[in-house]
Record summary: This is a predicted structure of a 93-nucleotide RNA (TPP riboswitch aptamer (THI element)) from a Candidatus Fermentibacterota bacterium. The sequence was found by an Rfam model in a public genome assembly. Its mean pLDDT, the model's own confidence on a scale to 100, is 82. It matches the Rfam family "TPP riboswitch aptamer (THI element)". The family has 115 seed sequences and 16,130 matches in Rfam 15.1.
RNA sequence: GCGACGGGUUGGGGGUGGCCCCGACGGGCCUGAGACAUACCCCGCGAACUUGAUCCGAGUAAUGUCGGCGGAAGGAAACCCGUCCGGGCCCGC
Numbered sequence: 001g002c003g004a005c006g007g008g009u010u011g012g013g014g015g016u017g018g019c020c021c022c023g024a025c026g027g028g029c030c031u032g033a034g035a036c037a038u039a040c041c042c043c044g045c046g047a048a049c050u051u052g053a054u055c056c057g058a059g060u061a062a063u064g065u066c067g068g069c070g071g072a073a074g075g076a077a078a079c080c081c082g083u084c085c086g087g088g089c090c091c092g093c
Stems, first nucleotide, its partner, number of pairs: 001085001003084008011043004016037001017030005049074003055068004
């Protein structure tokens, strides 16, 4: 050291569908980290998330389920600690 990796603090960003029962409240099931959570995910090497999109293909009981689109366009940071690596200076032998 505006090196690598890991962790932390504070702050910030983000999503919340499909189906069934029910008068409602509420409950169950599917996918998922998360389907309104003292939670979860993400913060630039940024696919967290948004747009395109009432898109295209496959599949499903159904869905923003999966794939494509996608090297697309947007998208939220500062500090501290540890280990390792590299460099410099001083002292001793």